Context: one part of a larger RNA
RNA sequence: UGACCUCGGAUCAGGUAGGAGGACCCGCUGAACUUAAGCAUAUCAAUAAGCGGAGGAAAAGAAACCAACAGGGAUUGCCCUAGUAACGGCGAGUGAAGCGGCAACAGCUCAAAUUUGAAAUCUGGCUUCGGCCCGAGUUGUAAUCUGGAGAGGAAGCUUUGGGCGCGGCGCCAACUGAGUCCCCUGGAACGGGGCGCCACAGAGGGUGAGAGCCCCGUAUAGUUGGACGCCUAGCCUGUGUAAAGCUCCUUCGACGAGUCGAGUAGUUUGGGAAUGCUGCUCAAAAUGGGAGGUAAAUUUCUUCUAAAGCUAAAUACCGGCCAGAGACCGAUAGCGCACAAGUAGAGUGAUCGAAAGAUGAAAAGCACUUUGAAAAGAGGGUUAAACAGCACGUGAAAUUGUUGAAAGGGAAGCGCUUGUGACCAGACUCGCGCCGGGCUGAUCAUCCGGUGU
Numbered sequence: 001u002g003a004c005c006u007c008g009g010a011u012c013a014g015g016u017a018g019g020a021g022g023a024c025c026c027g028c029u030g031a032a033c034u035u036a037a038g039c040a041u042a043u044c045a046a047u048a049a050g051c052g053g054a055g056g057a058a059a060a061g062a063a064a065c066c067a068a069c070a071g072g073g074a075u076u077g078c079c080c081u082a083g084u085a086a087c088g089g090c091g092a093g094u095g096a097a098g099c100g101g102c103a104a105c106a107g108c109u110c111a112a113a114u115u116u117g118a119a120a121u122c123u124g125g126c127u128u129c130g131g132c133c134c135g136a137g138u139u140g141u142a143a144u145c146u147g148g149a150g151a152g153g154a155a156g157c158u159u160u161g162g163g164c165g166c167g168g169c170g171c172c173a174a175c176u177g178a179g180u181c182c183c184c185u186g187g188a189a190c191g192g193g194g195c196g197c198c199a200c201a202g203a204g205g206g207u208g209a210g211a212g213c214c215c216c217g218u219a220u221a222g223u224u225g226g227a228c229g230c231c232u233a234g235c236c237u238g239u240g241u242a243a244a245g246c247u248c249c250u251u252c253g254a255c256g257a258g259u260c261g262a263g264u265a266g267u268u269u270g271g272g273a274a275u276g277c278u279g280c281u282c283a284a285a286a287u288g289g290g291a292g293g294u295a296a297a298u299u300u301c302u303u304c305u306a307a308a309g310c311u312a313a314a315u316a317c318c319g320g321c322c323a324g325a326g327a328c329c330g331a332u333a334g335c336g337c338a339c340a341a342g343u344a345g346a347g348u349g350a351u352c353g354a355a356a357g358a359u360g361a362a363a364a365g366c367a368c369u370u371u372g373a374a375a376a377g378a379g380g381g382u383u384a385a386a387c388a389g390c391a392c393g394u395g396a397a398a399u400u401g402u403u404g405a406a407a408g409g410g411a412a413g414c415g416c417u418u419g420u421g422a423c424c425a426g427a428c429u430c431g432c433g434c435c436g437g438g439c440u441g442a443u444c445a446u447c448c449g450g451u452g453u
Stems, first nucleotide, its partner, number of pairs: 024055001025053004035042001039089001065072002076103004086094002107310003110256001120141001121136002124133003150252002152249002155247006161237004167231004171226006179195001180211001181194004196213002198202001204216003261282007288305005345352002365392001368379004431453007
């Protein structure tokens, strides 16, 4: 001086977590109003508020189960059991489960052994793809095995993986009918009349007014293309003296601890001499242990195998996202919000919280002239319409101004009776026009009827 070892620090490849939302789900914590016609146990309620954690579902789940039968056989949800058993100042009230029927179904993995004739395992690096090297690792990485078993032997019998791919189904995208013919009204034809066409399409929407045939679509089947998911004729190829299953033999056959359980206290439950959970104390066994709804002893029987773990579906869903519909509301309704709405605004703050939709088919949103400082007015122009002029469709009522008419001593108003004026409708009469009839009078007039004014 360098390396190694130990300690501290700086910068940090890769990886991982926070926070929001939270309808449904899981765990914890946890009231009171209320009811009991008062109130304390009880009830509200193992609820609300609060805290933590997830997922598209969550949780639960392959029996230390239910039963007592000729037994059933993971979990979840529904019907029934049943407002029953039971709990309860046995008051008010609370309140399951087995069986049975249905929906949906699916089963599995570790720890614990000597492979011991061989750590057979894994991260990283390299590779000629055969494997090699460093590291982890015998204080145990693999294979095998999970109680329904299983391991070990001895014979047999049966079954396998991958790729390409014609075709089919699903999914997505695109395409596929028929007038803008004539006349009228109108600003505009999508209206009325005439003549036609399509239709497995006459749902709906748009277009200057009610459009099957103008536009988008709609019905039906079909065609074309497509990354993908499932099934499959056919073809290629490898496993391997590999793996799995069944039958037989008898030799073995390990199974989860401060846990089960007991005492005590609190809480909870329908669970009652204690259903579950939790704290403290005690604290196991291995022909053992748990359960068998009344404590304890003796005995017998039945049924499971705790103290480790994974698992789809049936189920839930006032949040979010993607779609479809309606005997719902139609701008004081329907969300508080159809609009620059949790906005404007209020309150120190928690919090409270509105009003507000419609010109027109098209802005063609009034050029220009004139008066005025301007606003605005008068002309003029656009338009189908301006009595649709960005205070804009229609424009009610109370109310206000102006104009016209009528009335007025005993307020106005109201009721009864009788008038008058104006206007509207109808009838009648007169005059006039037109049509028809009759005496024949050829015509006119006189006469009669109808009609218009």